This is a predicted structure of a 475-nucleotide part of an RNA (small-subunit ribosomal RNA, 3' major domain) from a metagenome. Rfam family: Bacterial small subunit ribosomal RNA. The RNAcentral record of the full RNA draws on SILVA. Its mean pLDDT, the model's own confidence on a scale to 100, is 83.

Context: one part of a larger RNA
RNA sequence: UGACGGGGGCUCACACAAGCGGUGGAGGAUGUUCUUUAAUUCGAAGCAACGCGAAGAACCUUACCGGGGCUUGAACCGCUGGGUAAACCCUGUGAAAGCAGGGCUGUCAAACGACGAUCCAGUAGAGGUGUUGCAUGGCUGUCGUCAGCUCGUGUCGUGAGAUGUCGGUUAAGUCCCAUAACGAGCGAAACCCCUGUUCCUAGUUACCAGCACUUCGGGUGGGGACUCUAGGGACACUGCCGGUGUUAAACCGGAGGAAGGUGGGGAUGACGUCAAGUCAUCAUGGCCCUUAUGUCCCGGGCUAGAAACGUCCUACAAUGGGCGGUACAAAGAGAACCGAUGCCGCGAGGCGGGGGAAAUCUCCGAAAGCCGUCCUCAGUUCGGAUUGCAGGCUGAAAUUCGCCUGCAUGAAGCUGGAAUCGCUAGUAAUCGCGGAUCAGCAUGCCGCGGUGAAUAUGUUCCUGAGCCUUGUACA
Repeated sequence: UGACGGGGGCUCACACAAGCGGUGGAGGAUGUUCUUUAAUUCGAAGCAACGCGAAGAACCUUACCGGGGCUUGAACCGCUGGGUAAACCCUGUGAAAGCAGGGCUGUCAAACGACGAUCCAGUAGAGGUGUUGCAUGGCUGUCGUCAGCUCGUGUCGUGAGAUGUCGGUUAAGUCCCAUAACGAGCGAAACCCCUGUUCCUAGUUACCAGCACUUCGGGUGGGGACUCUAGGGACACUGCCGGUGUUAAACCGGAGGAAGGUGGGGAUGACGUCAAGUCAUCAUGGCCCUUAUGUCCCGGGCUAGAAACGUCCUACAAUGGGCGGUACAAAGAGAACCGAUGCCGCGAGGCGGGGGAAAUCUCCGAAAGCCGUCCUCAGUUCGGAUUGCAGGCUGAAAUUCGCCUGCAUGAAGCUGGAAUCGCUAGUAAUCGCGGAUCAGCAUGCCGCGGUGAAUAUGUUCCUGAGCCUUGUACA
């Protein structure tokens, strides 16, 4: 100087408390361990691995296994020598890859001959998801959006170092004040994006107040008000008032205001820590393989199943379930695509193809809600696992191993031990909708809106963190 303490002081955080909803029990989905297996490819390992890499494992993917093949090779790139057409078509064999065979066909030149992406031999070399993340770059997680980490000059100390960086205040090393320190940098804040109010500009594909027509649909004429769209401005700054405070910074209350003290949300992650993660995105040193650890193909596996754990979904019902009627979104996507009206089918879906590279058309009737009615506490009109049969869709192909529909079947489950998680407001809870990936496949992920709470007296305790101080046989 740090680190540590079941030392002290101050402070903060859904850290506890106060609340609301879960997990841990059940069934299922998914990841992992273990076991099994010819193979069940590899990585990730407390927080910070475990719906993670994987934003889509039937083939492909695919790296694994079995079998069948190739050996200058699937892709890149030179040189030497040899040889005749390579390309293209066909046949046999084969699961395919491949192997074997046949046919046909050049350019230049009078001619000899020469050329030629192919072929053969050789050589330099390709290739490797082989190894080392403890040789590395790059990228990332984490402490933590925590308030810290440092420097120049000066001063002090023999020196390591100290000072700067106390006290008040703040979300903040934020600001004020003090001061052997005076300044400065990286961080914090601000600048950026979305959202909340308003004005201007603009008016189609969006809108419709007044006027006219109307098939009653902003449909048409028309309008430029409103909504909205999207570009530009304005607005909030402790600016004003009162109080507290050291006449400070600031804090408390109030006015005005759409909004008040960082308005709400996002992006943004200092010096560093964990030899943290990744050699399987990529790049790359060393090492290793070279008729194989490279490469092609078919099939299988990654989907196994005694058992254990994590993350979720659906429930156990009446604030509910069934049926009928009826209302209101936002954000997105669309050309090998989205697909309307219509017709067929109980349905999944099929036929067909108006319109739409989209404020125009389509996906798209949001659901919870509201109105009416049945069920009356039961393993049930709860719950839907499992299984049988019959179908649909995608795709060469759904057996291993996809999704969906109808009929039948109708398991466990009556609110979950010890323990444990999330959340402070348009949040939790609950309800549906969209997108990426994608032929097909979503309870996962990333977004969107609808309905919409409870509680916070407080900082003793648990956990983590910051500053000051103290002890130390630790570095």